RNA sequence: CAGGUUGGUUGGGCAGUUGCGGUUCUGCGUUGUCAGGAUCGAGGAAAGUCCGCACUCCAUAGAGCACGGCGUCGGAUAACAUCCGGGGCGGGGAAACCCGCCGGAUAGGGCCACAGAAACAAACAGCCACCCCUUUUGGGGUGGUGAUGGUGAAAAGGUGGUGUAAGAGACCACCGGCGCUUGCAGUAAUGCAGGCGGCCAGGUAACCCCCGCCGGGAGCAAGGCCAAGCAGGGGUGAAAUCGUCCAUGGACGAUGGGAGACUGCUCGUCUCCGCACAGCCCCGGGUAGGCUGCACCGAGCAGCGCGGUGACGUGCUGCCCAGAUAGAUGACUUGCCCAGGCAGAGCGAUCUGCCGGACAGAAUGCGGCUUAUAGACCGGCCUGAGGU
Numbered sequence: 001c002a003g004g005u006u007g008g009u010u011g012g013g014c015a016g017u018u019g020c021g022g023u024u025c026u027g028c029g030u031u032g033u034c035a036g037g038a039u040c041g042a043g044g045a046a047a048g049u050c051c052g053c054a055c056u057c058c059a060u061a062g063a064g065c066a067c068g069g070c071g072u073c074g075g076a077u078a079a080c081a082u083c084c085g086g087g088g089c090g091g092g093g094a095a096a097c098c099c100g101c102c103g104g105a106u107a108g109g110g111c112c113a114c115a116g117a118a119a120c121a122a123a124c125a126g127c128c129a130c131c132c133c134u135u136u137u138g139g140g141g142u143g144g145u146g147a148u149g150g151u152g153a154a155a156a157g158g159u160g161g162u163g164u165a166a167g168a169g170a171c172c173a174c175c176g177g178c179g180c181u182u183g184c185a186g187u188a189a190u191g192c193a194g195g196c197g198g199c200c201a202g203g204u205a206a207c208c209c210c211c212g213c214c215g216g217g218a219g220c221a222a223g224g225c226c227a228a229g230c231a232g233g234g235g236u237g238a239a240a241u242c243g244u245c246c247a248u249g250g251a252c253g254a255u256g257g258g259a260g261a262c263u264g265c266u267c268g269u270c271u272c273c274g275c276a277c278a279g280c281c282c283c284g285g286g287u288a289g290g291c292u293g294c295a296c297c298g299a300g301c302a303g304c305g306c307g308g309u310g311a312c313g314u315g316c317u318g319c320c321c322a323g324a325u326a327g328a329u330g331a332c333u334u335g336c337c338c339a340g341g342c343a344g345a346g347c348g349a350u351c352u353g354c355c356g357g358a359c360a361g362a363a364u365g366c367g368g369c370u371u372a373u374a375g376a377c378c379g380g381c382c383u384g385a386g387g388u
Base pairs, nucleotide, nucleotide: 001384002383003382004381005380006379007378008377009376010375012337013336014335015334016332017331018330020041021040022039023038024037025036026035027034028032043359047370048369050368051367052366053365054364055219056218057217058216067215068214069213070212071211072086073085074084075083076082087102088101089100090099091098092097103210104209108208109207110204111203112202124149125148126145127144128143129142130141131140132139133138157175158174159173160172161171162170176200177199178197179196180195181194182193183192184191185190223292224291225290226289229287233283234282235281240255241254242253243252244251245250246249257273258272259271260270261269262268300319301318302317303316304315305314306313307312338357340355341354342353343352344351345350
């Protein structure tokens, strides 16, 4: 220098014109959806809403069952299915590095397409022994056999030998696996070395199941407060008298009284009440609507340091940093710059022109994961080439 691989940072800046929202200050014969000033105003993912929490209400003695989730080891954390550092197995790459998987199949059950006799203790062909039939070739029956063939993703360890009627871990040697066990290293997973046992009967647990651990439910439309109109609910409610009718209570009428409207007051008129289904008044719950939760002293942000391989923890100093409710944070054919790219000129330093900045957008907050993202910058490592 080129190619590859991996990690981190950033993802336009300043000014102008013109708008929008929050907070706050000032002004006013006008008190406003006012005017003016100051100040603040999206993200690395604000997104998907997939995990884990905070917070809130409901439920709840404790324990268990059921149901759901998770499952290598150690660590981090408020917590996690996340992160960090390791282990084992499998795969890709020449390498750096990347990808996938992870309790139990020796507790038990189920299932294993097609093919095949058989998919877990299997006899189709073949081989072997015996018996029967047949002149022979051959045919039939009974039993043995997993060596040979064939099927299949998978057929019961592999190679060689002994053995046998033929065969077979039936037995032996070596190799491979499994189980038990010893020593050493490691916190552990595990690794290395050794011993014993012919134990050698597959796969699937993302089918049920077993073992261990974890989990009460619903969610800011949670929840709290104030509360109009209208319609329900509850309460208060002064003091009657007389007559008539019907069988102890009620109906009707008269007098008096009360409430409301016309009407500001008096009279008057009308309506209603007259011991309660009205009206007035009072109380209470809920609705519309408003306030709050909620704009934050916080699992907070920035800088510097310390501990740790790291995730992360911690000390000091400084800072206070969007908050709408149909949802503000915008727009511009404006100017200058900053990355960067292309083209041209020049031996070169450099100059000129053109292009040029993605994905996207808060709605209770926080930690993760996943997905989208034009580019730019800075490191580590690997391979190759050249120079010293």